RNA sequence: GCUGCUGUAGUCUAACGGUUAGGACGGAAGACUGUGGAUCUUCAGACGGGGGUUCGAUUCCCCCCAGCGGCC
Repeated sequence: GCUGCUGUAGUCUAACGGUUAGGACGGAAGACUGUGGAUCUUCAGACGGGGGUUCGAUUCCCCCCAGCGGCC
């Protein structure tokens, strides 16, 4: 330099182009308990960045960025 794949909460992982972006772990609050743990209830928290297509984009296209791999 060329090329493939991946990028969603603190972590892991879903989502026909139309949902309030779902779940688990973790976190916070409350209940329970002599205390803690466990359990139950509730809450907060995410689409890598910028354009394009579309009535509508996490999803499709382009560029960039980052990670991993291959070729030279």